[in-house]
Predicted 3D model of a 75-nucleotide RNA (transfer RNA) from Candidatus Micrarchaeota archaeon CG10_big_fil_rev_8_21_14_0_10_45_29. It matches the Rfam family "tRNA". It is annotated as a transfer RNA. Its family is annotated with triplet codon-amino acid adaptor activity in the Gene Ontology. The RNAcentral record of the sequence draws on ENA. NCBI's taxonomy places the organism under Archaea, Nanobdellati, Microcaldota. Its mean pLDDT, the model's own confidence on a scale to 100, is 81.

RNA sequence: GGGCCCGUAGCUCAGCUUGGAUAGAGCGAUGUCCUCCUAAGACAAAGGCCGAGAGUUCAAAUCUCUCCGGGCCCG
Numbered sequence: 001g002g003g004c005c006c007g008u009a010g011c012u013c014a015g016c017u018u019g020g021a022u023a024g025a026g027c028g029a030u031g032u033c034c035u036c037c038u039a040a041g042a043c044a045a046a047g048g049c050c051g052a053g054a055g056u057u058c059a060a061a062u063c064u065c066u067c068c069g070g071g072c073c074c075g
Base pairs, nucleotide, nucleotide: 001074002073003072004071005070006069007068010027011026012025013024020058030044031043032042033041051067052066053065054064055063
């Protein structure tokens, strides 16, 4: 230098292929209940403007382009 893949909650991921109503799950953390206390269990609420920017579109996490970061391969 070239090619491919990944980036979504504190962590691990789904959703992208085929655009559509307020973006989900598990774990974790917090509060309440339960318990002599802890753990386990039950319940509740919080936590994201989907790596950044631009474009297309009535509508973008999803499609296109550029850039940033990470990984693998080739030279």